[in-house]
RNA sequence: GGGCCCGUAGCUCAGCGGUAGAGCAUCGGACUUUUAAUCUGAGGGUCGUUGGUUCGAUCCCAACCGGGCUCA
Numbered sequence: 001g002g003g004c005c006c007g008u009a010g011c012u013c014a015g016c017g018g019u020a021g022a023g024c025a026u027c028g029g030a031c032u033u034u035u036a037a038u039c040u041g042a043g044g045g046u047c048g049u050u051g052g053u054u055c056g057a058u059c060c061c062a063a064c065c066g067g068g069c070u071c072a
């Protein structure tokens, strides 16, 4: 330098055109003498960046940034 894959909540991941979700973690409450466990609720996201397509983009297209694999 070429090719391919990935980037979404603190972490692991889903969602592949119609105003973003789960599990774990965190916090509040219930229960318990207390802790743990269990039950219940809540908070937490400019969906890597910038453009383009579209009535509408996490999703499609392009370039860039970061990570990984591979060829030379």
Stems, first nucleotide, its partner, number of pairs: 001071007010024004018055001026042005048064005
Predicted 3D model of a 72-nucleotide RNA (transfer RNA) from Hyphomicrobium sp. The coordinates come from a structure-prediction model, not an experiment, and the mean pLDDT is 81. Its Rfam family is "tRNA". Rfam classes the family as a transfer RNA. Its family is annotated with triplet codon-amino acid adaptor activity in the Gene Ontology.